[in-house]
RNA sequence: AGAGUUUGAUCCUGGCUCAGAUUGAACGCUGGCGGCAUGCCUAACACAUGCAAGUCGAACGGAAACAGGACGCUGUGAUCUCUUCGGAGUGAACUUGUCGCUGUCGAGUGGCGGACGGGUGAGUAAUGCAUAGGAAUUUGCCUUGAAGUGGGGGAUAGCCCGGAGAAAUCCGGAUUAAUACCGCAUAUGCUCUACGGAGCAAAGUGGGCCUCUGAUUUAAGCUCAUGCUUUGAGAUAAGCCUAUGUCGGAUUAGCUUGUUGGUGGGGUAAAAGCCUACCAAGGCGACGAUCCGUAGCUGGUUUGAGAGGAUGAUCAGCCACACUGGGACUGAGACACGGCCCAGACUCCUACGGGAGGCAGCAGUGGGGAAUAUUGGACAAUGGGCGCAAGCCUGAUCCAGCAAUGCCGCGUGUGUGAAGAAGGCCUGCGGGUUGUAAAGCACUUUUAUCGGGAAAGAAAAGUCUAAGGCUAAUAACCUUGGACCCUGACGGUACCCGAAGAAUAAGCACCGGCUAACUCAGUGCCAGCAGCCGCGGUAAUACUGAGGGUGCAAGCGUUAAUCGGAAUUACCGGGCGUAAAGCGAGUGUAGGCGGCUUCGUAAGUCGGAUGUGAAAGCCCCGGGCUUAACCUGGGAAUUGCAUUCGAUACUGCGCGGCUAGAGUUUGAUAGAGGAAAGUGGAAUUCCAGGUGUAGCGGUGAAAUGCGUAGAUAUCUGGAGGAACACCAGUGGCGAAGGCGGCUUUCUGGAUCAAAACUGACGCUGAGGCUCGAAAGCGUGGGGAGCAAACAGGAUUAGAUACCCUGGUAGUCCACGCCCUAAACGAUGUCAACUAGACGUUGGCCCCAUUUAAGGGGUUAGUGUCGAAGCUAACGCGUUAAGCUGACCGCCUGGGGAGUACGGCCGCAAGGUUGAAACUCAAAGGAAUUGACGGGGGCCCGCACAAGCGGUGGAGCAUGUGGUUUAAUUCGAUGCAACGCGAAGAACCUUACCUGGGUUUGACAUCCUCUGACACCCCCGGAAACGGGGUCUUUCCUGCUUGCAGGAACAGAGUGACAGGUGCUGCAUGGCUGUCGUCAGCUCGUGUCGUGAGAUGUUGGGUUAAGUCCCGCAACGAGCGCAACCCCUGUCUUUAGUUGCCAGUAUUCGGUUAGGCACUCUAGAGAUACUGCCUCGGUUAACGAGGAGGAAGGUGGGGAUGACGUCAAGUCCUCAUGGCCUUUAUAUCCAGGGCUACACACGUGCUACAAUGGGCGGUACAAAGGGUUGCUACUUCGCAAGGAGACGCUAAUCCCAAAAAGCCGUUCUCAGUUCGGAUCGGAGUCUGCAACUCGACUCCGUGAAGGUGGAAUUGCUAGUAAUCGUGGAUCAGCAUGCCACGGUGAAUACGUUCCCGGGCCUUGUACACACCGCCCGUCACACCACGAAAGUUGGCUGUACCAGAAGUUGCUGGGCUAACCCCUUUGGGGAUGCAGGUACCUAAGGUACGGCUGGUAAUUGGGGUGAAGUCGUAACAAGGUA
Repeated sequence: AGAGUUUGAUCCUGGCUCAGAUUGAACGCUGGCGGCAUGCCUAACACAUGCAAGUCGAACGGAAACAGGACGCUGUGAUCUCUUCGGAGUGAACUUGUCGCUGUCGAGUGGCGGACGGGUGAGUAAUGCAUAGGAAUUUGCCUUGAAGUGGGGGAUAGCCCGGAGAAAUCCGGAUUAAUACCGCAUAUGCUCUACGGAGCAAAGUGGGCCUCUGAUUUAAGCUCAUGCUUUGAGAUAAGCCUAUGUCGGAUUAGCUUGUUGGUGGGGUAAAAGCCUACCAAGGCGACGAUCCGUAGCUGGUUUGAGAGGAUGAUCAGCCACACUGGGACUGAGACACGGCCCAGACUCCUACGGGAGGCAGCAGUGGGGAAUAUUGGACAAUGGGCGCAAGCCUGAUCCAGCAAUGCCGCGUGUGUGAAGAAGGCCUGCGGGUUGUAAAGCACUUUUAUCGGGAAAGAAAAGUCUAAGGCUAAUAACCUUGGACCCUGACGGUACCCGAAGAAUAAGCACCGGCUAACUCAGUGCCAGCAGCCGCGGUAAUACUGAGGGUGCAAGCGUUAAUCGGAAUUACCGGGCGUAAAGCGAGUGUAGGCGGCUUCGUAAGUCGGAUGUGAAAGCCCCGGGCUUAACCUGGGAAUUGCAUUCGAUACUGCGCGGCUAGAGUUUGAUAGAGGAAAGUGGAAUUCCAGGUGUAGCGGUGAAAUGCGUAGAUAUCUGGAGGAACACCAGUGGCGAAGGCGGCUUUCUGGAUCAAAACUGACGCUGAGGCUCGAAAGCGUGGGGAGCAAACAGGAUUAGAUACCCUGGUAGUCCACGCCCUAAACGAUGUCAACUAGACGUUGGCCCCAUUUAAGGGGUUAGUGUCGAAGCUAACGCGUUAAGCUGACCGCCUGGGGAGUACGGCCGCAAGGUUGAAACUCAAAGGAAUUGACGGGGGCCCGCACAAGCGGUGGAGCAUGUGGUUUAAUUCGAUGCAACGCGAAGAACCUUACCUGGGUUUGACAUCCUCUGACACCCCCGGAAACGGGGUCUUUCCUGCUUGCAGGAACAGAGUGACAGGUGCUGCAUGGCUGUCGUCAGCUCGUGUCGUGAGAUGUUGGGUUAAGUCCCGCAACGAGCGCAACCCCUGUCUUUAGUUGCCAGUAUUCGGUUAGGCACUCUAGAGAUACUGCCUCGGUUAACGAGGAGGAAGGUGGGGAUGACGUCAAGUCCUCAUGGCCUUUAUAUCCAGGGCUACACACGUGCUACAAUGGGCGGUACAAAGGGUUGCUACUUCGCAAGGAGACGCUAAUCCCAAAAAGCCGUUCUCAGUUCGGAUCGGAGUCUGCAACUCGACUCCGUGAAGGUGGAAUUGCUAGUAAUCGUGGAUCAGCAUGCCACGGUGAAUACGUUCCCGGGCCUUGUACACACCGCCCGUCACACCACGAAAGUUGGCUGUACCAGAAGUUGCUGGGCUAACCCCUUUGGGGAUGCAGGUACCUAAGGUACGGCUGGUAAUUGGGGUGAAGUCGUAACAAGGUA
C1' cells in the first nucleotide's frame, strides 16, 4: 500500500466481498510446563444451606456456660498411723453445694460502629456525569487552641412471681444499676434580642501512691491516663448554585398555572415557589421546547497516518438501586443491601386464630443461555470496626482450587549419518519424491519424575532493660536505644544440588483466483464445497480420501462483534448536462455573506504568565523478578477550561467621511409583455333558394355512412362558433408557464445616451407568499370544427388497437378550484477574471457617400465554430460544463417505491412530505469491435427476370423415416442426411438374431516339454468339432556319426497377455463437408486515443478480384486473388511402329513393297501482351470500338480452397487417451436376418406417343478394358447361350454392333402395333448352393399412365436437351457412380422484388450475438409486509371515588415518675402518651381518551422460484417512432 467482482473487450460511476488489528467471547479438532492477568455480557429471574458486623466487663446491674481458687456438705474411700485385728483415725481422689474472689462471660441496660467496606447497572437524556467557577451551609471520630467537669433526683431492662398464645411474641406485679434519663448551680464562650436583657452545659472509669489533710478501716486526697461539657480554628467528608459540553426521531410544533416574577408568612444545616396566601401575566421554543425511543456518566479501552469512528468488562472517580411501590424514625451522617412501619406480588411455617422472609455480599442451587469457576484456606501481610490493651470480628483482603479465556516465556532434543534402506505416493517404467528424514553411531538433560537442601514476604506488639519526657515519684504512661521471646494461610512454595534416561511432550488450518502452497484415486449437476467470483453433468490442482507442499504453532480454525481498508457522509477529503442528484418560476422574512477610508474599542484572533486538567493507563528514561509479560521510580504528555497581562494586521462593534456596487431624475428606442373593450376578412359546418342527376364518400382493398323524399358538384343569400394563412426569421418580448389579424384605453419591465443626485441603500434566501402548460373538477353560458368515452364497418387466429364512418364530455367565455409535466439548456441565483472568427436583433458614436446601401468603434441581447482549460467520454468553451468567491436546494447500489402508514392541502381526482421488512451482486453512464434491422447507399451471383428441359401425378428401381420382427447390425438428419459410408448383403461379406462348440484362445511375442506339420481313410454330426486309423519324419551349423545347438512348423502345458465393428467424434490425431474460388483475413514500425481500439484496409475512380490508379499519418509486409502446373484450341521442329497413304507397284485387304508429305502419336518449342489504332476517362488505372490473328481482353476446362465458422461428420477405414469386457461384449460353425410392408418422403429409370412405335437397308466416334482374361471365325439354339477354336501380356488381337442420324416401308390418334408393370409357363448362365434372395432369354398375360395441384429444381454454349459407348466394384448381379464422344438449341430488357454474399454508413436494451433480448395478466409453491369486523397486552393523560403507614397542624373527654406552684397520705399546672381529627399521599377502583405492540376470518399489492398458460408491449423505423 491494495485486490476480486457488471462487459465480447474498454474507461468511468457504483455497490458487494477479501487481505489487517482487536475481544470478558463461544463452538470444532488437538493439548507438555511455568509466570502474570481475566472469568453470568442472558433472567435487576427465583433461591435450599453455611458464612459476609460486630465490639467494649477500663460505662452498668450481674453470673447461664467454662476454668481456677476458697469455704462447706453427703456418700465412696487410695495412702499412712494406731489396733484388742472387730475396727478407729487421717484423709489424696471422685461426687455434690456455696462464694463473682480470679480468669472470663450467655442474655440484658449503656456507648461506638451497622451511612464504611462489598454487589449490581434496573432506573435516569438530567435532581446525573465531565470541565471550570461560586456562596447562603453542616461535619461524629481526628489535629490544635480557650474554658469547665459542682451538687442532686426519679425511673427502667435484666432477674423473680403470675398470666395469654401452637409459635412469633405479648401483658400484669414486685425489685435494681449506670458514662441511660431529668432538674438545679456556674457561663470563658455560644444563641436570641425590642439592646433593657433573656436563654444554654457536663460523667465518670482505670492504674499508681501515701508527700500534704484526715484517718481504726473503707473512704476522702494526690497523681497519671482516658472520657465528658461549652466554644474558636483546621483537616476530612457532605449538601447547594451557575456556565459550557453530553444519543436518535419533526411521520413529535407548540409546551407551561406553582407555571414566571414580586410581597407577607412558613420551612431547611443552608440560597430558592422548597411550601403557603395575595398580586402581576409571565416563562420556554425552529440555535429544536414538549413528546417518543434508547442509554448509567467519566478517566479510559479498541481501531485509525491523523481527523474521526465504535465502546464504557477487569482497575479508578462520580451517580443510582437493594423483592415492587410509598413513608418516616434514629443519628454527625440514611429516608438506610444483611434496620423499622404500611401496601402489593411471591415463598415458607401454622393448632387456621396468626406469624416468618428478601444473595444486584462470598461460595453454592435451580432456571435462562452459545457461554462464564470452589458450598476451599487464613486473618501471616495490607486495610477497616470496637477496645487502654491483650485481643475479637472482617467471603474487604491475601492465598489456594477450576478454565489454553488472554498475554508472555520455555520445551518436545543436538551433531553426524547415502546402501540415497524399507514402506508410501507418482511415473514418460529410465526414475522421481518423502529424504539426512528414519535406522545406526556419538552427545546433551531445559521441562516432567524421584531424592536432598532451602529463602524473602516479619515489621510491630509483648517481656526485660537503659536514657529522656511527664510526675511529688526511682509507679504507670509516652519517645528513643539494646536484649530476649514469639507470630506464615500460601507451603516445604520460589530457588539450588543430585540421580537415571532421548527418556515424559505436536497439532490445526489451508493448497482455483484474490492468497504462500499440486499430484493421484474415488464420485459423475449426485454426494457435496463456497468469504466474493464461482466449482461438480466420466480425465475435478475447487467435492471426498491419500501422497506431497504451504502457513501458524500449544495451539489452530470457524462463528459473532468493532474499527480499518471505505475519499462508500468527503472538517481534513466527494459530488449534481447524460451515471444518484438544481426546488417549475419569482418575490421576500429570519439567517449567512458583504465596496473604499480615518479614529476608537478589544468580542473573535495571536502571544506570555498563573491555577487546574485525581491516580492508574499511553509515551520516554531508569530499576526489580534468569528473560519477557508483569511490577515499580522519575519525566513528558493531558492538544481542554478558567483567571490575568499584552498585541491590533484581519473580522466584529461604535462615531464619521467617500463613490467604482445599487438606485433616482431627464431625453430617446424596440417589442406576439399583460388586462379590458371594440372590430375585420378567408375557410369549415348548418339553414333557405336556384341549376343539375346518380352517384358521393372513404381505403392498401373495402364496408359501415350519405343519396331519386334529389345527395356530391355548382351559384346566391343568411346563421353561428372557433382560429388568425402570407408577413415569419435558431427574429422579438416575458421570471417561468407562455405570448401572433386589426384598433383604442389602462399598465409592467428592458435597452441606449449625456449629465445631476442619494451614499453601500447590496447578494443569496430555510419557512412564508404569489404565479404556474395540458388534462381534470364546480356553477352559469356557449358549441362551427376537432374529438377521449361509446357505436358501427374493416383488418386479424383473436383485435376491447392501428385504418374508416359517426359521435358525447371536453376544447371556447365568466367566476372559483386543482398545482402537476421530458415544467428541459435534463445545466440554481449573483459577481470578478480568462484568445478569437463569422452571422443576426435593438440603440449610440465616427468616417465616407448619391436618399438608400458601405467601412470602423461601442453597448445590450440571440446563434454557429473554435484557443487555453475542463471532462469517464460524449462534449462545454466570455450565454462555460474554464478559473475563483457568496448563498440556497439536492444525492449516497438496484429492486421493493415515490409505494405503505401518519400528518398537511383538495369538492373529488389526487398532490405534498415519505419509510421498513424482504430480495439481488449487480443496476448504470460514455465510448469500442462485431452481429442484427419488416434502416439507408453502392455492388456481385442461373439470385430474380427472359428462356429450354424437368421434379411434384403413374408404374418400377433405389435410399430414408415409420411400423413390424428373434434379428430386420451400425452410422449419416435443413441447405451441407436420404442411388450417402456401400466401386456392387444368395453363403462369405456381417458387425445383427437363433442354435451348437472353444477358452492363452482365429491372430502377435516370450517360457517349458514333445514331435515334423501336412496329406489320406473310417465313424458320429447341420457344420464347427469330437473319436479312431495308416504313412512319412524337414532345413542349417559343429571334422563324420552318436549327440548338441539354432531356425521353420505342429501338438500339449503354464502365466504374462491376446481379442473387442463394445462406449465416448462433447477427450483426440488424421481425413472430409460447408459458408466459398466469396475477396477477404492479418502483421511490423509509426501516428492518434486514458483505454478497448483506430489508422493502414476508409475516400474518388476501376476490376472477376483488397485488381489496379489517384488521394491520404501513414510507410511497408504476409496469407489469400492473379500467374507459375495439367488438358484442350493454332503453328514449328524432332521421331516414324503396331500409326498414316499424296504418288508408284500390289493378290485390292495399308495386305505387302516403298515413303514419312498429310492424319495421328508424344517430346521440345512458339503464340495473346490491351502489344497496335480511334474515342472516352483525371495526362492515370481502365473502359468502348476496330485492325491483324487459330484464338482478344482471366480463349475454354481442370487442379489449386486464406484467417476462420458450424463442440458440423467420422472411435464402423486407420491411429489413439480414458472407461468397460476376459469360459465373454472374444472366437468357430450352421441356419436365418440386413431383401419384412397399412403408410410418408427424397433421388432416379420407363412412359403417356406420330419431332413417334415396328420392320428392312445404310453411315460416322471417342475414351477405355483384357491371361483365373478378352475371345475373332465356324457351328447348334427363336433367344439367353452352348460346342469347337485363331489371335492377343495389346496404337498389332479381341470386347466392338456405336446409337440417335439418313433411305425405304407400315401404323393414323385409339389406352392403340403407345406403355410396359404384374402374373403364369419354359429355359440359359454364374456359383458348394439362386426357396427365402441373382441376372438374362423365349412364349403367354398386358396394370397404372392421355404431360401431372400447391409447390419446386437444373442450365448462359459445344452449354441445356437428346443419343449411344466404356470402366471400377465384381464368380454372378446397375435404371446407381465415374468417364467418353455423336447431334445440338432458346434467352438474358434489366437489378424493383425473393435467396445468398461483399463494402461503407446508421440505430441497438443483442454478444450463446434476432432461432437474440424481453413485458404483463393468469396458474402453482414459499417468504416478508399493508388493510381489516374484532380481540388481547404495555405505557400514559384527564376527571372523580376511596385512602394504609407516616410527618406536620389541631384537639384535650382518657392516662401521665422527675420540674414548678399551692400545700401536702393530696390537688393543680407544665410536659408527654394513647385516642380522635384535618391537609398531603402509595397501592387500588370507575369513566373517557392518547400512544404503541401481539393476534385474526378475509383481503391487497410486492418479492423469489431450470424447463406451465395467453399474447408480443419495449430494444432495429421493433414492424402504429
A computed fold for a 1521-nucleotide RNA from a metagenome, annotated as small-subunit ribosomal RNA. The RNAcentral record of the sequence draws on SILVA. Model confidence (mean pLDDT): 84 of 100. It matches the Rfam family "Bacterial small subunit ribosomal RNA". Its family is annotated with structural constituent of ribosome and ribosome in the Gene Ontology.